Molecule: Bacterial large signal recognition particle RNA
Organism: Clostridiales bacterium
């Protein structure tokens, strides 16, 4: 040193989660590294940490362990994005009130602001009319018998004379009906540029005297107070993405070192 045949051993690895804690089964990364069965509402175990069963490699590129190396993942921090809970005691900004009166606007020596008197619009009583409805009034119609006059023609009385009742017609007319419109009455009311009186007097309208320079808050500003979570702002949590600031784990790989037994040449 080489062959042969065992044995430790291996037969992927890592993260995150879960879990008391370890592995697996699922997710994710790197990566090519047997199979069969359990297994997230889990599944198998105890610090020696998957569990049962079967197969290949097998003392060395493969085992085991120091550097390097840094795919990846986690936490923090920071910044952006979305959406959400909350704050009106954020002197943010929006709406209101109150004051003021700088600056703009109406307004005013054709007389502001004020001081005094008068009237109307406001109830209410009277008249007066107008409109409505109703009578009255003119005219016209209008009574079988129950209204008047006149009663043909008939009927009654009477010797005669004469007289009696009276129906149709005709004429006036009652009740009713129907036209009418200058005049007259009577009754009514959300009735009237309408007259006289009482009464009322916030507000608006209008005259007349009197003072002699402003008034107005309408719109920007200011001063106080009050509300509002749609926006801006503060506080709070969730997601997503960037940043390496920190800080943890961490695979390929790269390099260095250790490490059995037995035979035979």
């Nucleotide at each position: 040193c080489c062959g042969u045949g065992c044995u430790a051993g291996g037969u992927g690895g890592g993260g995150a989660g879960g879990u008391a804690g370890c592995g697996g089964u699922g997710c994710c990364c790197u990566g090519a590294a047997c199979c069969u069965g359990c297994a997230a509402u889990c599944c198998g175990c105890u610090a020696u940490a998957g569990c049962a069963g079967g197969g290949c490699c097998g003392a060395a590129u493969u085992c085991c362990u120091g550097c390097c190396g840094g795919a990846g993942g986690g936490u923090u921090u920071g910044g952006c994005u979305u959406g959400u809970g909350g704050g009106g005691u954020c002197c943010g900004g929006c709406u209101c009130c109150u004051g003021u009166a700088a600056g703009g606007g109406g307004u005013g020596u054709u007389g502001a602001c004020g001081g005094c008197c008068g009237g109307g619009u406001c109830u209410u009583g009277c008249g007066c009319g107008a409109c409505g409805g109703a009578g009255u009034c003119u005219u016209c119609u209008g009574a079988a018998c129950u209204g008047u006059g006149u009663c043909a023609g008939a009927u009654c009385c009477u010797g005669a004379c004469g007289g009696a009742a009276g129906c149709a017609g005709c004429a006036c007319u009652a009740a009713g009906g129907a036209a009418g419109u200058c005049c007259c009455u009577c009754c009514g009311g959300g009735u009237g540029c309408c007259g006289c009186g009482a009464g009322g007097g916030u507000g608006c309208c209008u005259g007349a005297c009197u003072c002699g320079a402003g008034c107005u808050a309408c719109c920007u500003g200011c001063u106080g107070g009050a509300g509002u979570a749609a926006c801006g702002c503060c506080c709070g949590g969730a997601a997503g993405c960037c940043a390496u600031c920190a800080u943890u784990c961490g695979a390929a790989g790269g390099u260095g070192g250790g490490u059995g037994c037995a035979c035979g040449g």